[in-house]
C1' cells in the first nucleotide's frame, strides 16, 4: 500500500440491514421516604451522533472523502 470492524451523553452500549421525535444502564443533579446516609421510589439536566461533503421534504442510518484506534494480509 490493500482489505474488515469500532468511533453516539460523563462511562458502557443499543439505534443503522427497513432513513422519520436521538435512547438504555450506571454515574450527576433535586425531592419524598429516614434521626442521617444507604437502598427504594418520582422527576430533571446532560449529545455539532468522530471530522468534511453529497443525495432526500426529511440522514446516527443510504453514498463519497477524511482521521483516529484495533485486527489481518502484502
Nucleotide at each position: 500500500c490493500g482489505g474488515g470492524c469500532u468511533a453516539u451523553a460523563g462511562c458502557g452500549c443499543a439505534g443503522c440491514u427497513u432513513g422519520g421525535u436521538a435512547g438504555c444502564g450506571c454515574g450527576c443533579c433535586u425531592c419524598g421516604u429516614u434521626c442521617g446516609g444507604g437502598a427504594c421510589g418520582a422527576g430533571g439536566a446532560a449529545g455539532u451522533c468522530g471530522c468534511g461533503g453529497g443525495u432526500u421534504c426529511a440522514a446516527a442510518u443510504c453514498c463519497c472523502g477524511c482521521u483516529a484506534g484495533c485486527c489481518c494480509g502484502a

A computed fold for a 74-nucleotide RNA from Alloscardovia macacae, annotated as transfer RNA. Its mean pLDDT, the model's own confidence on a scale to 100, is 83. RNAcentral holds the sequence, with entries from ENA and Rfam. Its Rfam family is "tRNA". The family's RNA type in Rfam is transfer RNA.